Overview: Predicted 3D model of a 77-nucleotide RNA (transfer RNA) from a Campylobacterales bacterium. Its Rfam family is "tRNA". By type it is a transfer RNA. Its family is annotated with triplet codon-amino acid adaptor activity in the Gene Ontology. Its mean pLDDT, the model's own confidence on a scale to 100, is 80.
[in-house]
RNA sequence: GGGUUCUUAGCUCAGUUGGUUAGAGCAGCCGGCUCAUAACCGGCUGGUCAGAGGUUCGAGUCCUCUAGAACCCACCA
Numbered sequence: 001g002g003g004u005u006c007u008u009a010g011c012u013c014a015g016u017u018g019g020u021u022a023g024a025g026c027a028g029c030c031g032g033c034u035c036a037u038a039a040c041c042g043g044c045u046g047g048u049c050a051g052a053g054g055u056u057c058g059a060g061u062c063c064u065c066u067a068g069a070a071c072c073c074a075c076c077a
Stems, first nucleotide, its partner, number of pairs: 001073007010026004019057001028044005050066005
């Protein structure tokens, strides 16, 4: 230098052919249960879907650029 894949909640991840409100587990907070703790049960909080732009009636999803990560190839004195 070229190519492929990826970036969604504090963490690990799902999200089907673009379509109704963006989700799960864990974590955190509150409550229940218990003599108490853990476990268990119920509820709640938490997101500009990496950043910007574009296409579209409509974008997490498609296109372009940028940033970051992983891998492959090339170059390399």
NCBI's taxonomy places the organism under Bacteria, Pseudomonadati, Campylobacterota, Epsilonproteobacteria, Campylobacterales.